[in-house]
Description
Predicted 3D model of a 74-nucleotide RNA (transfer RNA) from a Pseudomonadota bacterium. Lineage of the source: Bacteria > Pseudomonadati > Pseudomonadota.
RNA sequence: GGGCCCUUAGCUCAUCCGGUUAGAGCAACAGACUCAUAAUCUGUGGGUGGCAGGUUCGAGCCCUGCAGGGCCCA
Numbered sequence: 001g002g003g004c005c006c007u008u009a010g011c012u013c014a015u016c017c018g019g020u021u022a023g024a025g026c027a028a029c030a031g032a033c034u035c036a037u038a039a040u041c042u043g044u045g046g047g048u049g050g051c052a053g054g055u056u057c058g059a060g061c062c063c064u065g066c067a068g069g070g071c072c073c074a
Base pairs, nucleotide, nucleotide: 001073002072003071004070005069006068007067010026011025012024013023019057028044029043030042031041032040050066051065052064053063054062
């Protein structure tokens, strides 16, 4: 220098071919239970979907650039 893949909640990941309101587990917080703690059960909050543009009636999903990470080639 060239090619490919990834980036979504604090963490690990879903989200079928663009469609109505983006979810799960763990963690956190609150409650129940307990003398108390843990475990268990119930509930709650938490997202500019890496950043910036574009396409579209509509984008997490398509296109472009940039940033970060990984792999391969030279």

Rfam family: tRNA. Rfam classes the family as a transfer RNA. Its mean pLDDT, the model's own confidence on a scale to 100, is 81.